Model confidence (mean pLDDT): 84 of 100.
This is a predicted structure of a 109-nucleotide RNA (SAM riboswitch aptamer (S box leader)) from Sporolactobacillus sp. THM7-7.
The model forms 97% of the base pairs in the Rfam consensus.
RNA sequence: AUCUUAUCGAGAGAGGCGGAGGGACAGGCCCCAUGAAGCCCGGCAACCGGAUGUUCCAUCUUCAGGUGCCAAUUCCUGCAAAAUCCUUCCGGGUUUUGAGAGAUAAGAG
Numbered sequence: 001a002u003c004u005u006a007u008c009g010a011g012a013g014a015g016g017c018g019g020a021g022g023g024a025c026a027g028g029c030c031c032c033a034u035g036a037a038g039c040c041c042g043g044c045a046a047c048c049g050g051a052u053g054u055u056c057c058a059u060c061u062u063c064a065g066g067u068g069c070c071a072a073u074u075c076c077u078g079c080a081a082a083a084u085c086c087u088u089c090c091g092g093g094u095u096u097u098g099a100g101a102g103a104u105a106a107g108a109g
Stems, first nucleotide, its partner, number of pairs: 002108007013041001015040003021031003025078004042070003047066002049063003074101001079098008
């Protein structure tokens, strides 16, 4: 690289360095010199982990060691179905559901 499982509508700084970009991809739409990315500090959360209780499992409580995260729902859509609306037709709009893609964790390898 790839595979499996779980989660993705909550949460998180008017700090320092830094200097122009960033939001995975594409199309939109946004953020940004009233300063982007990145680094440091700070914070959030609790997947793994530790502790407690239980015969065990599950669950509960708690701590924060390993990750992770800190604009906008994973910013929206990207494929399919259903309902519904517009249209002479072609076709298009809206909503919902499911998939796909992506992210993170734990495991496999």
Its Rfam family is "SAM riboswitch aptamer (S box leader)". Its family is annotated with regulation of gene expression in the Gene Ontology.